[in-house]
Context: one part of a larger RNA
RNA sequence: UGACGGGGGCCCGCACAAGCGGUGGAGCAUGUGGUUCAAUUCGACGCAACGCGAAGAACCUUACCCAGGCUUGAAGAGCGAGUGACCCGCGACGAAAGUUGCCUUCCGCAAGGACACUCGUAGAGGUGCUGCAUGGCUGUCGUCAGCUCGUGUCGUGAGAUGUUGGGUUAAGUCCCGCAACGAGCGCAACCCUUGUUCGCUGUUGCCAUCAGGUAAUGCUGGGCACUCUGCGAAGACUGCCGGUGAUAAACCGGAGGAAGGUGGGGAUGACGUCAAGUCAGCAUGGCCUUUAUGUCUGGGGUCUACACACGUGCUACAAUGGCCGGUACAAAGCGUCGCGAGCCCGCCGAGGGGGAGCUAAUCGCAGAAAGCCGGUCUCAGUUCGGAUUGCAGGCUGCAACUCGCCUGCAUGAAGCUGGAAUCGCUAGUAAUCGCGGAUCAGCACGCCGCGGUGAAUACGUUCCCGGGCCUUGUACA
Numbered sequence: 001u002g003a004c005g006g007g008g009g010c011c012c013g014c015a016c017a018a019g020c021g022g023u024g025g026a027g028c029a030u031g032u033g034g035u036u037c038a039a040u041u042c043g044a045c046g047c048a049a050c051g052c053g054a055a056g057a058a059c060c061u062u063a064c065c066c067a068g069g070c071u072u073g074a075a076g077a078g079c080g081a082g083u084g085a086c087c088c089g090c091g092a093c094g095a096a097a098g099u100u101g102c103c104u105u106c107c108g109c110a111a112g113g114a115c116a117c118u119c120g121u122a123g124a125g126g127u128g129c130u131g132c133a134u135g136g137c138u139g140u141c142g143u144c145a146g147c148u149c150g151u152g153u154c155g156u157g158a159g160a161u162g163u164u165g166g167g168u169u170a171a172g173u174c175c176c177g178c179a180a181c182g183a184g185c186g187c188a189a190c191c192c193u194u195g196u197u198c199g200c201u202g203u204u205g206c207c208a209u210c211a212g213g214u215a216a217u218g219c220u221g222g223g224c225a226c227u228c229u230g231c232g233a234a235g236a237c238u239g240c241c242g243g244u245g246a247u248a249a250a251c252c253g254g255a256g257g258a259a260g261g262u263g264g265g266g267a268u269g270a271c272g273u274c275a276a277g278u279c280a281g282c283a284u285g286g287c288c289u290u291u292a293u294g295u296c297u298g299g300g301g302u303c304u305a306c307a308c309a310c311g312u313g314c315u316a317c318a319a320u321g322g323c324c325g326g327u328a329c330a331a332a333g334c335g336u337c338g339c340g341a342g343c344c345c346g347c348c349g350a351g352g353g354g355g356a357g358c359u360a361a362u363c364g365c366a367g368a369a370a371g372c373c374g375g376u377c378u379c380a381g382u383u384c385g386g387a388u389u390g391c392a393g394g395c396u397g398c399a400a401c402u403c404g405c406c407u408g409c410a411u412g413a414a415g416c417u418g419g420a421a422u423c424g425c426u427a428g429u430a431a432u433c434g435c436g437g438a439u440c441a442g443c444a445c446g447c448c449g450c451g452g453u454g455a456a457u458a459c460g461u462u463c464c465c466g467g468g469c470c471u472u473g474u475a476c477a
Stems, first nucleotide, its partner, number of pairs: 001477002003474003007471007015461002019425005026315008034306002042053002064301003067297004078121007089102005106113002125289002128287003134283002136278003139274001141272001146185006152161003165176003191266004196234005202228001205224002210221003237260001240254005317418001321377007333365003338358002343353003384415001389410007431453007
């Protein structure tokens, strides 16, 4: 100087407390451990591994296993020598890869050249090892308020001071003081989005206004008033008033305002820590391999196994509910190898036929759902719950047996609110309801977004956890 303390002081954080909803019990989905296996490829392991890499494992992917082939090799490419083909077409063996046969025989007068193949050589290749040799990227403490430097001063020195102190703040934020005076990286602001108003904009919106028309609809003419789309501008700064305070910084209350005291959300992550993670995204040193640890194929299989154990989720156990009928209101996205309307078919349905329109504020996906109105069920393992299984079908795809998703009929399991323990959340949040997108032929209870409905509680900081500053002890560095 740090680190540590079941030392002290001050202060924060859904850290506790106060509340609401869960997990832990059930079934299923998914990841992991374990076990099994020819193989169940590999990595990730407290927080910070375990719906993680995987934003799509039937083949492919694929790195694993089995089998069959190739050996300058699948691609690119230098040199030397040799050959004259290569391509195209037709066969044989084969599961394919491949092996093999026939046919074909470049340009140029020539020298030679082009191209291909063979041999040799230099060398390719490796998801083989080392993340404790590395780059790059990332997680984490932590959006925490810290981390440093120049000069000066103090100290023999390590180092200190500044950065400590008194206030204050979300903040090393600001004020005051002070042997310090300044500065840098962080904080804040500048950026995006959302909330208000105004201007401009007008193939979306509107009968607001005028005219026409319909069974009905902005449907048509017409018009940019409104909503909205997009661009630009204004607006919030403790600016104003009162109080507290050291006359400061600031805090409390109030006015005005769509909005206050960083308005809400996002992006943004200092010096560093964990020899944290990644050699399998990529790059790369070293090592290993070279008729194989490379490579092709595809036949088959695996990552989908299953006595078990754990994590993360979904659906429930019902009446604030289930079912039936009727009836409203979104946002954000996506679409031409695509989205696909009306119509017809399928007893219903998944879906099929067909193809209008749309390169999309114009057409489509598209019915939002919870909600509201009416009816029914009457507390029951039930009209709760839907696992499992059987049958019949649909779709994608060369192909759904291993191993996809969906539909109909039948079947109807466990489950009556879950022990010890444990998680999330402070407001348009939790809870609850549906919608979209990426990946993608197909496959979503996961992930990333979008809106609808919309709470309860916070006395307080004694305690648990993590963190910041000062101080103290130390046999630790």